[in-house]
């Protein structure tokens, strides 16, 4: 240069055209004399732009970035 997969809370990892779920971590309270452990409870997320659609995280097209394969 071709061509191919994948992008989701801080990390990891599910998911489906109809308001996104888990773990880990983190913040609050509980139990302990303190830690840790456990229990309860919050907060936090669809890479970026179009286009289909009533309705996109999902389905198309392009852009970026990682990874493989080919040359």
């Nucleotide at each position: 240069g071709c061509g191919g997969a994948u992008a989701u809370c801080g990390u990891u990892u599910a998911g489906u055209g109809g308001c996104a779920g888990g773990a880990c971590a983190c913040c609050u309270c509980g139990u302990u004399g303190c830690c840790a452990a456990c229990g309860a409870g919050g907060a936090a997320g669809u890479g970026c732009g179009a286009g289909u659609u009533c309705g996109a995280u999902u389905c198309u097209c392009g852009c970026u970035a990682u990874c493989c394969g080919c040359a």